Predicted 3D model of a 351-nucleotide part of an RNA (small-subunit ribosomal RNA, central domain) from an uncultured bacterium. Rfam family: Bacterial small subunit ribosomal RNA.
Context: one part of a larger RNA
RNA sequence: CUGGGCGUAAAGGGUGCGCAGGCGGUGCCGUGCGUCGGCGCUGAAAGCGCCCGGCUUAACCGGGCGAGGUGCGGCGAUACGACGGCACUUGAGGCAGGUAGAGGUUGGCGGAAUUCCGGGUGUAGUGGUGAAAUGCGUAGAGAUCCGGAGGAACGUCGGUGGCGUAAGCGGCCAACUGGGCCUGUCCUGACGCUGAGGCACGAAAGCGUGGGGAGCGAACCGGAUUAGAUACCCGGGUAGUCCACGCCGUAAACGCUGUCGGCUCGGUGUGUGGUCUCAUUACGGGACUGCGUGCCCCAGCUCACGCGGUAAGCCGACCGCCUGGGGACUACGGCCGCAAGGCUAAAACUC
Numbered sequence: 001c002u003g004g005g006c007g008u009a010a011a012g013g014g015u016g017c018g019c020a021g022g023c024g025g026u027g028c029c030g031u032g033c034g035u036c037g038g039c040g041c042u043g044a045a046a047g048c049g050c051c052c053g054g055c056u057u058a059a060c061c062g063g064g065c066g067a068g069g070u071g072c073g074g075c076g077a078u079a080c081g082a083c084g085g086c087a088c089u090u091g092a093g094g095c096a097g098g099u100a101g102a103g104g105u106u107g108g109c110g111g112a113a114u115u116c117c118g119g120g121u122g123u124a125g126u127g128g129u130g131a132a133a134u135g136c137g138u139a140g141a142g143a144u145c146c147g148g149a150g151g152a153a154c155g156u157c158g159g160u161g162g163c164g165u166a167a168g169c170g171g172c173c174a175a176c177u178g179g180g181c182c183u184g185u186c187c188u189g190a191c192g193c194u195g196a197g198g199c200a201c202g203a204a205a206g207c208g209u210g211g212g213g214a215g216c217g218a219a220c221c222g223g224a225u226u227a228g229a230u231a232c233c234c235g236g237g238u239a240g241u242c243c244a245c246g247c248c249g250u251a252a253a254c255g256c257u258g259u260c261g262g263c264u265c266g267g268u269g270u271g272u273g274g275u276c277u278c279a280u281u282a283c284g285g286g287a288c289u290g291c292g293u294g295c296c297c298c299a300g301c302u303c304a305c306g307c308g309g310u311a312a313g314c315c316g317a318c319c320g321c322c323u324g325g326g327g328a329c330u331a332c333g334g335c336c337g338c339a340a341g342g343c344u345a346a347a348a349c350u351c
Stems, first nucleotide, its partner, number of pairs: 003323004007305002012319001014201004021194003025088007033081002035077003039073003048066007091191001092188003095184005103177007110154001115149007125136002162169002206247006215241002220236004258318006266296013300307002324351003333344004
């Protein structure tokens, strides 16, 4: 230096951007650094291979020859890599014209419903459950009608649908703004891929300051159930859930499947572009082609389940990770955090 693996057995980093590093398209020329060839010098002994010999044999030991390994010099080769130069367009990017979308941020607006408040009608219950009770109600509840306040969420459309790197995104309108896809083949001419560290984003819960608070609702209180019931069920209910700003940085952050590229049968839906065509009455049907998203399947893969052009098939580049179970998503130390805690991460012992 070298193994085998990572959908479900241990194992893909939550996601992206990206410095270093690793890797890198096509043609030609040059250099000859890596690389390769033979030559010379160097290359202790032991060891290794072959031969000969010594202990009765062997191990062991002695001798000879050789191989091997390191560096240097000079000569030569130039396929591949490197470097320098010229050129190219398929990778990548740009430009022009189109196009779909809950992509993001901010502001405004809307209706339904719950709750509360005021008023009208009206009277004895209501609510809740398996059954009840606590609760609410003759100080007039529940029901019903009118008016008002406030907060949160946006029914139908809605999809097996769409968008986003992931987390995630759903009423309507406007402003600002990111990305994708298609067509043209017009421009640049390898400008690329990956990415240890690093940086950014990152559900919910939680934390800080201030606001808000309708409904729901950890904690808590009460009613039931029960042997008990610190629960499941019921009546209440604080934090929280909401907003602004600042932290936290985790997850079954899942497709339990890293990113990028190439190659490899078919069938059938669906979303959205393009071309051609039938026919243009419904303004649709058909064929081809691109991107996305599902299902079924050939080969192949897989212990099996299953995967199967959205690969878990056949290859390449780079990163991350695993190496029996428990101890242990722990201790200690370090870094981060206001804290909660997060990240990194053992050992004894034990099976």